[in-house]
Context: one part of a larger RNA
Order: sequence, then structure tokens, then C1' cells
RNA sequence: CUGGGAGUAAAGGGCAUGUAUGCGGUGAAUCAGGUUGAAAGUUAAAGUUGCCAAAAACUGGUGGAAUGCUCUUGAAACCAAUUCACUUGAGUGAGACAAAGGAGAGUGGAAUUUCGUGUGUAAGGGUGAAAUCUGGAGAUCUACAAAGGAAAGCCAAAAGCGAAGGCAACUCUCUAGGUCCCUAUCGAUGCUGGAAUGCGAAAGCUUGGGGAGCGAACGGAAUUAGAUGCCCUAGUAGUCCAUGCCGUAAACAAUAAGUGUUCGCCCUUGGUCUACACGGAUCAAGGGCCCAGCUAACGCGUGAAACACUCCACCUAAGGAGUACGGUUGCAAGAUCGAAACUC
Repeated sequence: CUGGGAGUAAAGGGCAUGUAUGCGGUGAAUCAGGUUGAAAGUUAAAGUUGCCAAAAACUGGUGGAAUGCUCUUGAAACCAAUUCACUUGAGUGAGACAAAGGAGAGUGGAAUUUCGUGUGUAAGGGUGAAAUCUGGAGAUCUACAAAGGAAAGCCAAAAGCGAAGGCAACUCUCUAGGUCCCUAUCGAUGCUGGAAUGCGAAAGCUUGGGGAGCGAACGGAAUUAGAUGCCCUAGUAGUCCAUGCCGUAAACAAUAAGUGUUCGCCCUUGGUCUACACGGAUCAAGGGCCCAGCUAACGCGUGAAACACUCCACCUAAGGAGUACGGUUGCAAGAUCGAAACUC
């Protein structure tokens, strides 16, 4: 390079925007670069091949074939190019609609904890059982008042929104996207996407706040042969906010993105239409079965893992190893690109 692959065997990048590249709707006209027919020239010698010579070989003579290139003359389907059109792909506008989409500000309630006051007296707490622990310096319980932080019960759902990560008390402000619908508009403006840029849970890091509950580490009490654990009691970082980094996850649907084509049934969400029909029709989205087909099987099955196409990224026995070295990056932790010897 070719081939074969990627749900689970090795293998889809965490996700997007988008440059180059690659690929790309319909109908005409022109052109003739690619493409293709024909003719001519050239294609040294040797070689190769047919025939000829007393002629097996060598040798000699003679005639061909061969890829390519050049030139001339035709064709015009396809690719490319130029021009003119079209509307069904893409976009824009109008009218409706749904939603935990994002950012900022404010407000309320339940509960835990702490504190104050009253009442009140001996236990409370915890476990398989206990103990450490709290408590006559008055706990637990109970009533009222206060403080502070964090999280959002029911509603709640196979529900909704978002590119993914993710998003849930309520109100306001700003703001992104989506669906339906009919008409108008534009006229291929599209798909993918190396590099690049941006977003990206949790943990961790920087600086400054905050700190109720929970809780790595650490201490103690148990269990145990031991117990650096599971259980219990305390409890620091952290968890929260602002700021800047980090850039990884079983970042999962372990299934890249886009387009088209394909038997049906049931449910849900948001629209539209309907002759009012607990119905029917049609779009978009989310689930459950299943025919054909596919699959090693499990299973997938109009949201395909079916049938086809385009483009990117990836895999090529196991270990060594996501290691070493080196580069880039980061405050660091690390991240990213990423081998070989050797063993089997």
C1' cells in the first nucleotide's frame, strides 16, 4: 500500500465550530482538458517470434509483434470547465408552540447543626453485641426566639431541554437553540473535516472568602490469629462562592457524522388538519415488541448492528506498556504524541 474490520473478541476521537482536502441536486447549451474510435509517424542494435538456408544447436538472411510518445481527423454519454435556468437539498422571513437549555440578581419554606431563655431529671447515643463518646458544670426530650451554611421533598414520568459534559424550590432581567404550519423569499449557498479554535463531570491546584451537614487523611473504640479494612465515635483537607488553571472518566448507547431506501403492532411527548369521531390523518422527538435481512452468538431490527453511498478518526496476537526516551503542554499533580530489546 492492498485487504478485512470496530455494540460485547484489538479497534469510534469526550463533544462541537470550522479552514485546506475529499465527495456532492435537477434541466439545457457550449467546449474538448480527462475519456474514447480511426489513420500516419516513431518505437536504434541486441532480445523475442514466423519463415528460409546441408541446418539439431550456433550462425546468417528475411518478415512481423509489442507497451509508450507525437501528430491528424472524428464522437460527446460520463468527469472537469464556461454560460443560462429550476426547486425537491441548505438557508431566510411571517404565524403558533413546548421545555430542569445558559448567565446574572432577588425571595420564601422544610430539615440538620449551633447558640439564648424557660420547663425538667438521669440518662443519652451507638451496635450483631459492645465500647470509645455526650451528660448533676444539668445532657437527651420539650416550647419559643435567633444565627449560619448547604441542598432542593411531594409534583416526577420509559417525561422534557441541551453538541457533549450536563440541567430540577420560586420570581425577574438578558440570551442561545428546537418543533409544527402555511405562504413568501433565495437559488446548490451542501456533507464531512487533517491542522486550528472553543466547550468539557468528579478529583486536584492558585489567590481570597465561607464552613451547617457530610467527610479522604489522622486519632480512638470494636471485630479478628492479625485488621494499616468493613462497623462505631470524633474529625482536617475537601465539598460551597468568586478567580485563574488542569483537560481527564465505564466522558457508555462500550454503537462517529451525514444522506437515501426498506413488513407491521403498541405506548408516550410537542405541534398541525379533521366531516366532533374516548377516533382518524400527518410531521418531529422519546420508549417497548417484531417480519425480512444481518450477526460467532447474545442480540440489532425505519433512532439498524438491514441495503447502499460520502468523508474523518481508529484496529492488526498476548505481555513488556500507555512504560522508556525525546518533543509539546502544565504552578504542580500530571496530560498528550508514543517505541524497542526481550518472553511466549